[in-house]
RNA sequence: GGAGAGGUCCAGACGGUCGCUCCCUUCGGGGAGAGGAAAGUCCGAACUCCCACGAGCAGCAUGCUCGCCAACAGCGAGGCGCGGCGACGCGACGGAAAGUGCAACAGAGAACAGACCGCCUGGCGUUCUUCGGGACGUCCGGCAAGGGUGAAACGGUGCGGUAAGAGCGCACCGCACCGCCGGCGACGGCGGUGGCACGGCAAACCCCAUGCGGAGCAAGACCAAAUAGGGAAGCGGAACGUGAGCCGCUCGUCUCACACGCCGCAAGGCGACGCUUCCGGGUAGGUCGCUCGAGGACCCCGGCAACGAGGUUCCCAGAGGAAUGACCGUUACCUGCCUCGGCAGGGACACAGAACUCGGCUUACGGGCCUCUCCGUCU
Numbered sequence: 001g002g003a004g005a006g007g008u009c010c011a012g013a014c015g016g017u018c019g020c021u022c023c024c025u026u027c028g029g030g031g032a033g034a035g036g037a038a039a040g041u042c043c044g045a046a047c048u049c050c051c052a053c054g055a056g057c058a059g060c061a062u063g064c065u066c067g068c069c070a071a072c073a074g075c076g077a078g079g080c081g082c083g084g085c086g087a088c089g090c091g092a093c094g095g096a097a098a099g100u101g102c103a104a105c106a107g108a109g110a111a112c113a114g115a116c117c118g119c120c121u122g123g124c125g126u127u128c129u130u131c132g133g134g135a136c137g138u139c140c141g142g143c144a145a146g147g148g149u150g151a152a153a154c155g156g157u158g159c160g161g162u163a164a165g166a167g168c169g170c171a172c173c174g175c176a177c178c179g180c181c182g183g184c185g186a187c188g189g190c191g192g193u194g195g196c197a198c199g200g201c202a203a204a205c206c207c208c209a210u211g212c213g214g215a216g217c218a219a220g221a222c223c224a225a226a227u228a229g230g231g232a233a234g235c236g237g238a239a240c241g242u243g244a245g246c247c248g249c250u251c252g253u254c255u256c257a258c259a260c261g262c263c264g265c266a267a268g269g270c271g272a273c274g275c276u277u278c279c280g281g282g283u284a285g286g287u288c289g290c291u292c293g294a295g296g297a298c299c300c301c302g303g304c305a306a307c308g309a310g311g312u313u314c315c316c317a318g319a320g321g322a323a324u325g326a327c328c329g330u331u332a333c334c335u336g337c338c339u340c341g342g343c344a345g346g347g348a349c350a351c352a353g354a355a356c357u358c359g360g361c362u363u364a365c366g367g368g369c370c371u372c373u374c375c376g377u378c379u
Base pairs, nucleotide, nucleotide: 001375002374003373004372005371006370007369008368009367010366012331013330014329015328016327017326018325020033021032022031023030024029035351039362040361042360043359044358045357047216048215049214050213059212060211061210062209063208064078065077066076067075068074079093080091081090082089083088094207095206099205100204101201102200116147117146118143119142120141122139123138124137125136126135127134128133155173156172157171158170159169160168174196175194176193177192178191179190180189181188182187220288221287222286223285230279231278232277233276234275235274236273241258242257243256244255245254260271261270262269263268295314296313297312298311299310301308302307333346334345335344336343337342338341
C1' cells in the first nucleotide's frame, strides 16, 4: 500500500423568536416533548377478557451439550460437521438395525443389485510360427481389478496372492463392538477384537422427546343523554266522553262510529290498551386502562461470558384524525485557498416518525474508532 475478518461508538452542542401537545401555577408564568431502528409484526412475555373437571387423540412448534433468562424459535460458552490460505463464518445438528415410501435422466445394474466395454483358464475352427506359442472368430465357464453411466455403484490406499481376480491374506486409514482414561455433558484420546455387517433421503410419511386453550388496549373497566324498545307501581272507562257528518262560518240539536278479551252473566278481579312516575340494559359522548418500569445512569462483587447479588442516584412523550414544527445567530466538525495563521463556503446529512408496555430476532441506513488476518514492497 492492497484485499479482507470481528467488534464498538455517534446520529451533533449552545442561545433567541413564533407556534403545537401534555403537566404545574400565586394566572404573571414555569417545566417536559421520538428512534437505533419508534419499522416488519416474525418469535416470547406482562396485562385484560372469554372458555375451562380431568385424561387422551388430532394439530402445531421446537430438536448437539451445558448454562442464562419472567419467557423464547433469544443469548453466552462449548462439542461435532462444512466452507475459507487465514482472521473467521455457517449449520432444523434426535432416529434410516420399527414400518411405509422415494431416487428423474443416464446406466448392464439404484439395495439384500449388476456385467455394456473389458480381464482370464479351457474346448472347437481359421491362420501365422523361430514349434515354445501368438493373432482372430466362436462356445462353456471364472472375475469385478481397469474403463464407462450417475448426485450416489455394496469400504479406501498399498503390498502379497492368483489363470485373471476378489478382505482371499496382511499393513495403515475408515467402520462396528468391547474396555480404560479425560470431560457435568455434547464429545475426545488410547488399547483390544472383528474382515466389514448396517448405502442415501425424515425442510417424505413416520417414530421418539419436550412444550402449547382462544382472542387481543378497537383487550377491558366505570359514568352516562336524545330516540326506540324492556320491567314495576299508580290512575282511567256507560257518560257531563271521544271522533266524524249535515253547514259559507260558529254553537246547539240531530245522525253515525268507537268504548276490547278472560273468569258463564251481575258484582269484583286479572290481562290488553292509554296516561303519569320510577327502575334497568345498550348507543352517542366522557373517564380510566396510560406509563414508576422484568426502568435508566454510575460504582462495586461473583462468573470466561450470557447474567446474577448489592449500593448510590435519576424520573425521562402520553396524544386520540393524533403534538414533537418553522426561522435566525454562534460553534464542534467537514471542504477549499493561501503569506501557516487566517479567510471563504457548508454545518439539523442517510434510514426513518411513538400510539398499552417490555425481552429478542430480522430488515433499512450515514459516519467515526479499535483489534485481528492474508498478500506485496522497503528497512
A computed fold for a 379-nucleotide RNA from a Thermoanaerobaculia bacterium, annotated as Bacterial RNase P class A. It is recorded under the gene name rnpB. Its Rfam family is "Bacterial RNase P class A". Rfam classes the family as a ribozyme.